[in-house]
């Protein structure tokens, strides 16, 4: 340099052939339970879906560029 893949909650990851509230587990906080703690149970907070632009009535999803990381080729 060329090709391919990944980027979504604090962490690990789902998701969507474009559609009306974006989810799970772990973690955090609160409550219940307990003499205290842990386990278990109930609830809550937490997201510009890497960034910028385009297409569209509508984009996390499609297209283009770009950033970081991984793999392969030269």
């Nucleotide at each position: 340099g060329c090709g391919g893949g990944a980027a979504u909650a604090g962490c690990u990851c789902a998701g969507u052939u474009g559609g009306u509230u974006a989810g799970a587990g772990c973690g955090u906080c609160u409550g219940a339970u307990u003499g205290u703690g842990g386990u278990c149970c109930a609830g809550a907070a937490g997201g510009u879906c890497g960034c910028a632009g385009g297409u569209u009535c509508g984009a996390u999803u499609c297209c283009u560029g770009u950033u970081u990381c991984c793999c392969g080729c030269c």
Molecule: transfer RNA
Organism: Candidatus Saccharimonadota bacterium